Molecule: transfer RNA
Organism: Lachnospiraceae bacterium
RNA sequence: GGGGUCGUAGCUCAGUUGGGAGAGCGCAGCGUUCGCAACGCUGAGGUCAAGGGUUCGAUCCCCUCCGGCUCCA
Numbered sequence: 001g002g003g004g005u006c007g008u009a010g011c012u013c014a015g016u017u018g019g020g021a022g023a024g025c026g027c028a029g030c031g032u033u034c035g036c037a038a039c040g041c042u043g044a045g046g047u048c049a050a051g052g053g054u055u056c057g058a059u060c061c062c063c064u065c066c067g068g069c070u071c072c073a
Stems, first nucleotide, its partner, number of pairs: 001072007010025004019056001027043005050064004
C1' cells in the first nucleotide's frame, strides 16, 4: 500500500428484502425479609464510531474518513 471483517446502552451482544432501537448482566426505586442475598415489579441510561449522499423515510443502501482484528505484499 491492497483485500476481508467488526464498531449499536456502563459491559457482552442481537437486530431488520429500508419504517417500533432491543436482550442478558450491571445501575436506581419499590415489594417480600429483622437485615442481607435471592426473587418479583417498575424505571433511568443510546449523536447505532464520524462526515456526506440517495430516499417520503437510513443502524440497514452508496461515497469518504477513523479505530480494532486478520490475510496478502